[in-house]
Context: one part of a larger RNA
């Protein structure tokens, strides 16, 4: 020395998939590799420790002995753990019968609105701000009415409601596709959880090839405000927002809470099965699988968390170790780049 930890102090990969290893339900039967016990060999002397002896004592020398916790061989034990047989059915999964759903991704379709065009009616304003200009308008605007074009985004219904791993998903209709739940039961028979590398898949912005293109808007101009206004606020307005194909791989990717399993008091709503019950209702009870409040124990610095744990435990994987330097700089991998990924030191406090 065998640690302590990760909601908010440093610290849970953005989400899954899934390889190697690591962990893994019940019986029985037999192996005996781990595990356990004996015996022999060995585990050099010196040291160390313990009992004695010599040097006046001690340091020091010197004799037994004990240790040398270990390896080998060989002989048992057989509860646990492996390997092997052969079996189960509570994990997991498969069929059946029913249910919700903004889950995916295509094609068509619809309406309200803004803009713009073109026509009528009609005249001085409009717009826009704290106030204002700039801006539009007598070459006829604003505003109103009729027709037209073209994009994007779906109002009410909408809800701590739904659905997805996660980022995310919201008009209607079709056909194509995942995944969930819940009843009853019937088969398969441990198939299972983790999950280093790796692989997908991921908001915005950004890039590259072509397309669109109303609105709104970095970038830009101009008007104001101001001492200054490279800004807030006005009038414009291009990239972008959109498609349809390939890149980028990152975000306060958040529940700032890794997955997966088991156990531990309740009360109230709300969604989606399923069961009862009568007094058939805008009902009442149960059960189950979300998704919200509050709270007991318990836990936490405290705040709060509290069967949707931050409780109480196992598996497994990530990550953390003062505070600046710095999520950089080298060099490597990735990428058109734009950077992204891995990741330090000096020096400082």
């Nucleotide at each position: 020395c065998u640690g302590g930890g990760c909601g908010u102090a440093a610290a849970g990969c953005g989400c899954a998939c899934g390889u190697a290893g690591g962990c893994g339900g019940u019986u029985u039967a037999g192996u005996a590799a781990g595990u356990c016990g004996g015996a022999u060999g060995u585990g050099a002397a010196a040291g160390c420790c313990c009992u004695g002896g010599g040097c006046u004592c001690a340091a020091c020398c010197u004799a037994g002995g004990a240790a040398c916790u270990g390896c080998a061989u060989u002989c048992g034990a057989u509860a646990c753990u492996g390997g092997c047989a052969a079996g189960c059915u509570a994990g997991a999964g498969u069929g059946u019968g029913g249910a919700a759903g903004a889950g995916g991704g295509a094609a068509g379709u619809g309406g309200a609105a803004u803009u713009c065009c073109a026509g009528g009616u009609g005249u001085a304003g409009c717009g826009g701000u704290g106030a204002a200009a700039u801006g539009c308008g007598u070459a006829g605007a604003u505003a109103u009415c009729u027709g037209g074009a073209g994009g994007a985004a779906c109002a009410u219904c909408a809800g701590u409601g739904g659905c997805g791993a996660a980022g995310g998903c919201g008009a209607c209709u079709u056909g194509c596709u995942g995944g969930u739940c819940c009843a009853a039961u019937a088969c398969u028979g441990a198939c299972g959880c983790u999950g280093a590398g790796g692989u997908g898949c991921g908001a915005a912005a950004g890039c590259g090839u072509g397309g669109g293109g109303a609105g709104c808007a970095a970038a830009c101009a101009g008007g104001a405000u101001u001492a200054g206004a490279u800004a807030c606020c006005c009038u414009g307005g291009u990239a972008g927002u959109c498609c349809a194909c390939g890149c980028c791989g990152u975000a306060a990717a958040c529940g700032a809470u890794g997955u997966c399993a088991a156990c531990u008091a309740g009360c109230c709503g709300u969604u989606g099965g399923g069961g009862g019950g009568c007094u058939u209702g805008a009902c009442c009870c149960u059960u189950u699988a979300g998704u919200g409040g509050c709270g007991c124990a318990g836990c936490u610095a405290a705040c709060g968390c509290g069967u949707u744990a931050a409780g109480u435990u196992g598996a497994c994987c990530g990550c953390c170790u003062g505070g600046g330097g710095a999520g950089u700089a080298c060099g490597c991998c990735g990428g058109c780049a734009a950077c992204g990924g891995u990741a330090a030191a000096a020096c400082u406090c």